C1' cells in the first nucleotide's frame, strides 16, 4: 500500500469479490503441559431438590431432652433445687445491601454541567442538654374447640429497651412583635420579647464514685446515601402532518420530606409543531470495546456507574429509605396437594432439571482471606467472595530432542531411463533431561480480633509492644533426586488473486467454487498419490463487524454524453451578503478554576523463571461550566456616514413580446353556368375511385374554412413554451445615452403561487383542406403495416380542465477574474465627409475558429465544461420500477410523490483496430455487357448419394467432394464379407535353454494354406565354438484399428489478390495512429510529386524454362543449293549453303521523334523491327483465414487389441439397382453420312518391348521373322482436308443403344465380371423447362496423333500438332476483390446481434370475495383488592368526667362513596398470517410465431 472481474484490445465511471483485525462464538478433523482470563448471545420458556438473611439471652417472659445434687419412692420412676440452654415467642437491628436479569422504557432513563432561597437522610462523627414519674395490656405458656390440610377460634395467665399517660424544655417547631444584614425584589438569613406544643429505656463483665461502657431522647454541625428542577447530547421512518381537554394558565383548596395540574373547585382559551409536534419501528443508557493514519463506523458480554424489572396486572402496609426478586393483598394464567369443603406456590441468586436452539459449566469445598449483616465480644451467618471441577472458548509460555552422520541405504514417486527427489531426512555412534511419570522435601498468602504481659493514663476505655492462637486452597506452587529420546503433530492450502507441480483415475460423469471460472481421453483447478506451501496444539469452515470502500466523499466524490440541473417564472421562511467610523462581547482566540469516578487505551517503573496477567505512578479524557482578558474577522447596536451593487426620472431608437377587433390578396375544396369529350386519377407496377347522368382540361360567378409564399438571414423578440400577411388601439420587457435623484433597498430561493408544446377530456360553435379510428384496393408466405382511393373524431374559435414532452445547449441562478482572431444585430463615441459608406473604438446581443486551462476521451473555451465564492435542484450497480401499496390532484386519461421481495456479474461513456452495411466515392475481373459454343432433355460411360446386401472396405460433401484418392478391382491388389488354418506368428532385433541339418524333390489328403510319408542331405574352425536352422521360453513383433478437434509434413482455397509489416522518430494517459493517408499513374505498395516522417523486410516486377527473329560454332542416324553418278529412293560421291538439330551469342530499353501532363512519374501517336510498351506461355503463391483435407503415401504423441482388431488360404464382394446428381461421351444429322481417290504434322514410346516385308483370314488376328537398346529400325495410317460418286429431309443410307449368333487376343483363370472382330438387330433422339457453364486469338470451336498406369482392359487424365472464328458500346446492374471515407448495440465478426406474445417449470410479490391472530382509540357496563372521605344504632384496656351504673374523646368491625385492575359489549383504526381466483414481473442449453431495433437494418431512430 492493493489485486481480480465488463472489451478483441483500451481509457474512464460503476457494482461484485478477495488478502487484514476482530468475536462471550459454532462446526470438522487433531490433540503433550502450565498459566491468566472467560463460559445460555435462544424460551423475561416452564422448574423436581438442596442451598443463597440473619443475628443479639449484655432488652423480655417462660424454658424441653441432657446432666448435677437433695429428698421421696410402689425401684418403674417422681419433686424440688441448680448448670447448661434447643426450639419456638416478645421486642431491637439488619431484612431496601449483597446476588440476578434486560422485558419494559425514544425518556430529565442516561450522559455532562448547573440549581434546590422548594427537600430528607437509619447506622457513623462532633458539640449541647437530658435520660423524671406512672399505668393498662398481649404473645410464648396452659384448657377447650374446630378442620383432611393450611391454619384458626374461644377462655385464662405474665414480661419488657413492646404499648400509653403526666412532667420538665438548652436548643426546635409554631403564631406573633421590634430591629439588622444579604437579595435573584419572590424572599433569605440573624438578633430579640410574648404565647402554645412536643422527649426518653434501660441493660452490662467489673465496679460501688451513677465511676465506667453499651444504649435511649431532645436539638445542633458534619459526613454518607438519596429525591426534586433544568441548559445541552441521545436510533429510524414524512408512504405518520397536524396534535392536545388536565389539555395551557392562574386563583382558592388539598397533598407530599419537597416544588408543581400532582389531585381538586372555579376562571380565562390557551399550549405544541417542518429547528419535525403527534403517530409508528427499534432500543436499556454510559464508561468504554472492535475496527480505522484520523475522521468515522458497528457494538454495549465480562469488569465499573446509573435505571428499569423480579410468574403477568393492580395495589397499599412496615419503615429513615419499599411501592420491597427469596414480605402482605387482589386478580389472572399455570403448577402441585386434598378427605373435594379448601390450600400452596413464584430459581431473571448459587448449583441443577426439562425445553428451545448451531450452542454455553459442578446439584463441588471454604468463610483461611477480602467484604456485608446481627452482636460489648467470643461468635453466628453469608451459593457475596475466595477456592477447586469441567470445556483448546480466547490471549501468552513451553514441549515433542540435541551434535555428528554420503554408501546420497532401503522403500515410495517421477524420468528424457542418464538420472532426479524425499534427504542428514533415516540407520548408525554420541550427548542433553523442559514437560509428563516415580520418590523425597517444602512454601507466600496470616494479619487480625480476643486473651495474656508491658508501658503510655489518677483509672476505665482506648493506643503502642511483645508472647500465644487461626488456611478451604493442598501437601498445590517451588526445590532437589531417579530413569528413559524414551509417552507428546496436526490442519489447510498449490489455475489467477496468492507462497507453494508433478504422475494416475474420472471424461461437461462425479465433483469444485470466496471471484474470474475448471469438468465433454494428455485436467498444476475433480477424486488419489508423492513432493511442495503456510500455520501449529491448533489448523480450517461458517456467521457477525469494522477496513479496503473517496462506494454518502465534515476530513474527501459528483450532475453536457457514463447515475445526476427541477420545463420555465414570480416569491415566503431560511443561508449568503458591498465601502467606512465608533460601540458591543454572542461566536472567535487566550488565561486561570472547578470538574470530566475507578478501571481500561498510552508512557516510567515494580511483582510472578518470562510473558500474558497483577501493580505503582504519571500523562491522556480532544468535553462541560465559571471567571479574567483581546477586539483583527463574522454578528448586534448607533431606525450612524458613504456610492462602486441595485433601484427611480429623463431623451432617441430596436423588434414574428402579448392582447383585442377590422382588413386583405395567392391557394385547396364545393355550388352555379359556358366551352368541350372519354377518359381522369393513381402507382414501382396496378386496383379500389371520379366519368357519356358528361367527369379530367379550360373559362366566368359564387359560398366557406384555414394558413399567410417572395422578403427570410446559426436574423429579432420572450423567463420558458413559443411568436411570422396588413392596420388600429390597450400592455409587459430588454439595450444604448445623459445628468440627476435613494443609499445596500441586493443574491438565492425549501414549502406556495402563476405561465407552460402537442395530444387528450367537458359545453357551446365552427369545418376547406389534412387526417388517428374506420372501410376499400394493392403488396406480401401473411400484412390488422410500408404505398393508393376514401373517411369519422381531431386540428380551427369561445370557456372551463389537463400538467406532461429527447420541455434539449440532454449545460440551475447570481457575481467577479483569465490570449485572441473573424462575421452579424441593436444603439451611441471619434476622425473625415455635402451626406450615405470606410476606417478607429465602447456597451448589450446573436454565431464561427482558437490560447492557456480543463476534460476519461469526444470536447468546451469572456454567454466556459477555465479559475473562485454564495444559494437551491438532484446521483450513488443492472433488472424489477418510474412499477405496487399509501397519500394527494383530475370528469377521466392519468399526473406527483415512491418502495420491497427476486435476481444478475455486470449494465453503462469515450474512443481504438477489425469485419459488416438492402452506406458514399475510386478502381479492377470473361464478373456482367456483346459473341461463339456447350451443361440441363436422349442413349450410353463414369463419379456420387440414397436403397439393397454377409459383404456392397475407407476416405473426400458449397464455390474449394462427385471420370475426386483410382497412371487402370477377373485372382492379386484388397483394407470389406463367408469358410477353412496359424499364435514369439509373413516380415525385424536381442537373450536363455535345446535340437541338426535347412532349402529341395516325388508321392497321398485338401478349395488351397497345410499336413503327412518317402527320399536326399551342411560349411568354416586357432576345436573353446561360429555360421545356417527346426522346437520351447522370455523381451517384445504386428495392426489400412481410434483420435487430421494432440501433430510433422504435404496439399486445397481467398488470390499470381496487391498486399502484409518492421526498426527508429514523432503524435495519443492508452488501445494504437503515422510510414502505408493525400495529388497523379501502373497490371502492381509499379513509380513520381507532396507530407513527421526516414529506413527496412516479404511480396509485385526483373533473374530461370519455353516459344518467336538474326548471327556464329558443329554436321550423324538429319539435310541437298551449285557439280558428277543413279536402279529415281539424298540412293552413291560429295558438299556444310538452306532445313532442322543443340550449344554460345545478338535483339526491345518508352531507346529514338511528336503530343498530352506539374520541366515529373507515365500516358497517346509514330517511324524503326522478327517482335513494342510485361511479345506469347509456364514455373514461381507474402502476413494470414477457414479447428479446410489427409493418423489408408509417409512419420508420429495418447488410447485400444495380443490364440486376434495380428497372420495364411480359398470363393466372394468392391461391378448390386425402384431412384436422385455431378462429369463427360456418341447423337439427333446435308457446313452431313457412305463408297472410291488423294495430301500434309508435331510430340512421343520401344529389348519380359516396338515389331517390317512376305503370307493367310471379311475382320479382330494368326503366321512370320528383317530390323532397332532407336534424328538410322518399328509402332504409324495422321484426321479433319481436297477431289468425283450416291443419299434429298425420312426416326432416313441419320443414330446407334440393346439383344442373338460366331469369333479373336491377353491371361493359371474372362460365369458373377475384359477387351474386340464378324453377321444379325436397330432403342431413346428431329437441339432440350426453370436455371446454368466455358471462352478475348492462333484463344473459342472442330479434326486426329501419342503417352503413362498396363499381362489384358482408356469415352477418364497428361501431352502433341492440323484446321481456324466472332465479339468487347460500356461498367447502370450480378458475383467477387482491392483502396479511402461513413454508421454500427457486430468481434464465434451479418450464416452477426436481438425483441415480444404464445406454450412449459420454478420462484419471490401486488389485488382479492372472505377469514384468523396481535395491538390501539373511543363510548359504555361492571368492578377485586386499597388508600383517602363519609358513617358507624354492633365492639371497644390505657387518657378525662362520673352520682362508680355509666359518659366522653379516641379506635374497631361493618356500611356508604370517588378512584380504579382483570373482565364483559359496541364500534373504528392499524399490523401481520391466510385464500378460490387473478394481474404483471424474475429465471430456465437447443419449443412456436413473426422480425420491431442495431447498417440508410431493408417505412431513420427516439420522447410525450
Nucleotide at each position: 500500500a492493493g489485486a481480480g472481474u465488463u472489451u478483441g484490445a483500451u481509457c474512464c465511471u460503476g457494482g461484485c469479490u478477495c488478502a487484514g483485525a476482530a468475536c462471550g462464538a459454532a462446526c470438522g478433523c487433531u490433540a503433550g503441559c502450565g498459566g491468566c482470563a472467560u463460559g445460555c448471545u435462544u424460551a423475561a420458556c416452564a422448574c423436581a431438590u438442596g442451598c443463597a438473611a440473619g443475628u443479639c439471652g449484655a432488652a423480655c417472659g417462660a424454658g424441653a431432652a441432657a446432666u448435677c445434687a437433695a429428698c421421696c419412692u410402689u425401684c418403674g420412676g417422681g419433686u424440688u433445687g441448680g448448670u447448661a440452654g434447643a426450639g419456638a415467642g416478645u421486642g431491637g437491628c439488619a431484612a431496601a445491601c449483597g446476588g440476578g436479569u434486560g422485558a419494559g422504557u425514544a425518556a430529565c432513563a442516561c450522559g455532562u454541567g448547573g440549581a434546590u432561597a422548594a427537600c430528607g437522610u437509619g447506622c457513623c462523627c462532633g458539640u449541647g442538654a437530658g435520660u423524671u414519674u406512672g399505668g393498662g395490656a398481649u404473645a410464648a405458656c396452659c384448657c377447650a374447640c374446630c378442620g383432611a390440610a393450611a391454619g384458626g377460634u374461644g377462655a385464662g395467665c405474665u414480661a419488657a429497651u413492646a404499648c400509653c399517660g403526666a412532667a420538665u424544655a438548652c436548643g426546635u417547631u409554631c403564631a406573633u412583635g421590634a430591629g439588622a444584614a444579604c437579595u435573584u425584589u419572590g424572599g433569605u438569613u440573624c438578633u430579640u420579647g410574648u404565647g402554645a406544643a412536643g422527649a426518653a429505656a434501660g441493660g452490662g463483665a467489673c465496679u460501688a464514685g451513677u465511676g465506667c461502657c453499651c444504649g435511649c431522647u431532645c436539638a445542633u454541625g458534619g459526613a454518607u446515601c438519596g429525591g426534586u428542577c433544568c441548559g445541552c447530547g441521545u436510533u429510524c421512518c414524512a408512504u405518520c402532518a397536524g396534535c392536545u381537554u388536565g389539555u395551557u394558565g392562574g386563583u382558592g383548596g388539598g397533598g407530599u420530606a419537597a416544588u408543581g395540574g400532582c389531585c381538586u373547585a372555579c376562571c380565562a382559551a390557551g399550549g405544541c409543531a417542518a429547528c419535525g409536534a403527534c403517530g409508528g419501528a427499534u432500543a436499556g443508557c454510559u464508561g468504554g470495546u472492535c475496527u480505522g493514519a484520523g475522521a468515522g463506523g458497528a457494538c454495549g458480554a465480562u469488569c465499573a456507574g446509573c435505571c428499569a424489572c423480579a410468574c403477568u396486572g393492580g395495589g397499599a402496609u412496615u419503615g429513615a429509605g419499599a411501592u420491597a426478586c427469596g414480605g402482605c393483598c387482589c386478580a389472572g394464567a399455570c403448577u402441585c396437594c386434598u378427605a373435594c369443603g379448601g390450600g400452596a406456590g413464584g430459581c431473571a441468586g448459587c448449583a441443577g432439571u426439562g425445553g428451545g436452539g448451531a450452542a454455553u459449566a459442578u446439584u463441588g469445598g471454604a468463610c483461611a482471606a477480602u467484604g456485608g449483616g446481627c452482636g460489648c465480644a467470643a461468635g453466628c451467618c453469608u451459593g457475596a467472595u475466595c477456592c477447586a471441577g469441567c470445556a483448546a472458548u480466547g490471549c501468552c509460555g513451553c514441549g515433542u530432542g540435541g551434535g555428528u552422520g554420503a554408501c546420497g541405504a532401503a522403500g515410495g514417486c517421477c524420468u528424457u531411463c542418464g538420472g532426479g527427489u524425499u534427504g542428514u531426512a533415516a540407520a548408525g555412534c554420541c550427548c542433553u533431561g523442559u514437560c509428563g511419570g516415580g520418590g523425597g522435601g517444602g512454601a507466600u498468602g496470616a494479619a487480625c480480633a480476643a486473651g495474656c504481659a508491658g508501658c503510655g493514663u489518677a483509672a476505665c476505655c482506648c493506643g503502642c509492644u511483645g508472647c500465644c492462637c487461626u488456611g478451604a486452597c493442598a501437601g498445590u506452587a517451588c526445590c532437589c533426586c531417579c530413569a528413559a529420546a524414551g509417552g507428546a503433530a496436526g490442519c489447510a492450502c498449490c489455475g489467477g488473486c496468492u507462497a507453494a507441480c508433478u504422475c494416475c483415475g474420472u471424461g461437461c460423469c462425479a465433483g469444485c467454487a470466496g471471484c474470474c471460472g475448471c469438468g465433454g481421453u494428455a485436467a498444476u483447478a475433480c477424486g488419489g498419490a508423492g513432493g511442495g506451501u503456510g500455520c501449529a496444539a491448533g489448523c480450517g469452515u461458517u456467521g457477525u463487524u469494522c477496513g479496503a470502500a473517496a462506494u454518502u466523499a465534515c476530513u474527501g466524490g459528483g450532475c453536457g454524453u457514463a447515475a445526476a440541473g427541477g420545463g420555465c417564472g414570480u416569491g415566503u421562511a431560511g443561508g449568503c451578503g458591498g465601502u467606512u467610523u465608533g460601540u458591543u462581547a454572542a461566536g472567535u482566540c487566550g488565561g486561570a478554576u472547578g470538574u470530566g469516578a475507578a478501571a481500561g487505551c498510552c508512557c516510567u517503573g515494580g511483582g510472578c523463571u518470562c510473558a500474558a496477567c497483577c501493580u505503582a505512578g504519571g500523562a491522556a479524557c480532544u468535553g462541560c461550566a465559571u471567571u479574567c482578558g483581546a477586539a483583527a474577522c463574522u454578528g448586534g447596536c448607533a431606525u450612524g456616514a458613504c456610492u462602486a451593487g441595485a433601484g427611480u426620472a429623463u431623451c432617441g431608437g430596436a423588434g414574428a413580446g402579448g392582447g383585442u377587433g377590422g382588413c386583405g390578396g395567392a391557394a385547396u375544396u364545393c355550388c352555379c353556368g359556358g366551352u368541350g369529350u372519354a377518359g381522369a386519377g393513381g402507382u414501382g407496377a396496378a386496383a379500389u375511385u371520379c366519368g357519356u347522368a358528361g367527369a379530367u382540361a379550360u373559362c366566368g360567378g359564387g359560398a366557406g374554412g384555414a394558413a399567410c409564399a417572395c422578403c427570410a438571414g446559426u436574423g429579432g423578440c420572450g423567463a420558458a413554451g413559443g411568436c411570422g400577411g396588413c392596420c388600429a388601439c390597450c400592455u409587459g420587457g430588454a439595450a444604448g445615452g445623459u445628468u440627476a435623484c435613494u443609499g445596500a433597498c441586493g443574491c438565492u430561493g425549501a414549502g406556495a403561487c402563476g405561465c407552460g408544446a402537442a395530444a387528450g377530456c367537458g359545453u357551446g360553435g365552427g369545418g376547406a383542406g389534412c387526417a388517428a379510428a374506420c372501410a376499400g384496393g394493392a403488396u406480401u408466405a401473411g400484412a390488422u403495416a410500408c404505398c393508393c382511393u376514401g373517411g369519422u373524431a381531431g386540428u380551427c374559435c369561445a370557456c372551463g380542465c389537463c400538467g406532461u414532452a429527447a420541455a434539449c445547449g440532454a449545460u440551475g441562478a447570481g457575481u467577479g477574474c483569465u490570449a485572441g482572431g473573424u462575421g452579424u444585430u441593436g444603439c451611441g463615441g471619434c476622425c473625415a465627409u455635402u451626406g450615405a459608406u470606410c476606417g478607429c473604438u465602447g456597451c448589450a446581443g446573436u454565431g464561427c475558429c482558437g490560447a492557456a486551462g480543463c476534460u476519461a476521451a469526444c470536447g468546451c473555451a469572456u454567454g466556459a465544461a477555465g479559475c473562485a465564492c454564495u444559494c437551491c435542484g438532484c446521483c450513488u450497480g443492472g433488472g424489477g420500477a418510474g412499477u405496487a401499496c399509501g397519500g394527494u390532484c383530475g370528469c377521466a386519461a392519468g399526473g406527483c410523490u415512491a418502495a420491497a421481495a427476486c435476481u444478475c456479474a455486470a449494465a453503462g461513456g469515450a474512443a481504438u483496430c477489425g469485419a459488416c452495411g438492402g452506406g458514399g466515392g475510386c478502381c479492377c475481373g470473361c464478373a456482367c455487357a456483346a459473341g461463339c459454343g456447350g451443361u440441363g432433355g436422349a442413349g450410353c460411360a463414369u463419379g456420387u448419394g440414397g436403397u439393397u446386401u454377409a459383404a456392397u472396405u475407407c476416405g473426400a460433401u458449397g464455390c474449394a467432394a462427385c471420370g475426386c484418392g483410382c497412371a487402370g478391382a477377373a485372382c492379386c491388389u484388397u483394407a470389406c464379407c463367408u469358410g477353412g488354418g496359424u499364435u514369439u506368428g509373413a516380415a525385424c532385433u536381442g537373450c536363455a535353454g535345446u535340437g541338426g541339418a535347412u532349402c529341395g524333390g516325388u508321392g497321398c489328403a485338401g478349395a488351397a494354406a497345410u499336413g503327412u510319408a518317402c527320399u536326399u542331405u551342411c560349411c568354416c574352425u586357432u576345436c573353446g565354438g561360429g555360421g545356417c536352422u527346426g522346437c520351447u521360453g522370455u523381451a517384445g513383433a504386428g495392426g489400412u484399428g481410434c483420435u487430421g478437434c494432440a501433430u510433422g509434413g504435404c496439399u486445397g482455397u481467398c488470390g499470381u489478390c496487391a498486399g502484409c509489416u518492421c526498426g527508429u522518430g514523432u503524435c495519443g494517459u492508452g488501445a494504437g495512429a503515422u510510414g502505408u493517408u493525400g495529388g497523379g499513374u501502373u497490371a502492381a505498395g509499379u513509380c513520381c510529386c507532396g507530407c513527421a516522417a526516414c529506413g527496412a523486410g516479404c511480396g509485385c516486377a526483373a533473374c530461370c524454362c519455353u516459344u518467336g527473329u538474326c548471327c556464329u560454332u558443329a554436321g550423324u542416324u538429319g539435310c541437298c543449293a551449285g557439280c558428277g553418278g543413279u536402279u529415281c529412293g539424298g540412293c552413291c560421291g560429295g558438299g556444310a549453303a538452306c532445313u532442322c538439330u543443340a550449344g554460345g551469342g545478338a535483339g526491345a530499353c518508352c531507346g529514338c521523334c511528336g503530343g498530352u501532363g506539374u520541366u515529373a512519374a507515365a500516358c497517346c501517336g509514330g517511324a524503326g523491327g522478327a517482335a513494342g510498351g510485361u511479345g506469347g506461355g509456364g514455373a514461381u503463391g507474402a502476413c494470414g483465414u477457414c479447428a479446410a483435407g489427409u493418423c489408408c503415401u509417409c512419420a508420429u504423441g495418447g488410447c485400444c487389441u495380443u490364440u486376434a482388431u495380428g497372420u495364411c488360404c480359398a470363393g466372394g464382394g468392391c461391378u448390386a439397382c425402384a431412384c436422385a446428381c455431378g462429369u463427360g461421351c456418341u447423337a439427333c444429322a446435308a457446313u452431313g453420312g457412305u463408297c472410291g481417290g488423294u495430301a500434309c504434322a508435331a510430340a512421343g514410346a520401344g529389348u519380359u518391348g516396338c515389331c517390317a516385308a512376305c503370307c493367310c483370314g471379311c475382320g479382330a488376328g494368326g503366321g512370320g521373322g528383317a530390323g532397332c537398346u532407336a534424328a538410322u529400325c518399328u509402332c504409324a495410317a495422321a484426321a479433319a482436308g481436297c477431289c468425283g460418286a450416291u443419299c434429298u429431309c425420312a426416326g432416313u443410307u441419320c443414330g446407334g443403344a440393346u439383344u442373338g449368333c460366331a469369333g479373336u487376343c491377353u491371361g493359371c483363370a474372362a460365369c458373377u465380371u475384359g477387351a474386340c472382330u464378324g453377321c444379325a438387330u436397330g432403342a431413346a433422339g428431329u437441339c432440350g423447362g426453370a436455371a446454368u457453364c466455358g471462352c478475348u486469338a492462333g484463344u473459342a470451336a472442330u479434326c486426329g496423333c501419342g503417352g503413362a498406369u498396363c499381362a489384358g482392359c482408356a469415352u477418364g487424365c497428361c501431352g502433341c500438332g492440323g484446321u481456324g472464328a466472332a465479339u468487347a458500346c460500356g461498367u447502370u446492374c450480378u458475383c467477387g476483390g482491392g483502396c479511402c471515407u461513413u454508421g454500427u448495440a457486430c468481434a464465434c465478426a451479418c450464416c452477426g446481434c436481438c425483441c415480444g406474445u404464445c406454450a412449459c417449470a420454478c420462484c419471490a410479490u401486488g389485488g382479492a370475495a372472505g377469514u384468523u391472530a396481535g395491538u390501539u382509540g373511543c363510548u359504555c357496563c361492571a368492578g377485586a383488592a386499597g388508600u383517602g372521605c363519609c358513617u358507624a344504632a354492633g365492639c371497644u384496656a390505657a387518657c378525662c368526667c362520673u352520682u362508680c351504673g355509666g359518659g366522653g374523646a379516641g379506635g374497631c368491625a361493618g356500611g356508604g362513596u370517588c378512584c380504579u385492575a382483570a373482565g364483559g359489549a359496541g364500534u373504528g383504526g392499524u399490523u401481520g398470517g391466510u385464500a378460490a381466483c387473478u394481474a404483471g414481473g424474475g429465471u430456465g442449453a437447443a419449443g412456436u410465431c413473426g422480425u420491431a431495433a442495431c447498417a440508410a437494418g431493408g417505412u431513420a431512430a427516439c420522447c410525450a
Molecule: small-subunit ribosomal RNA
Organism: uncultured bacterium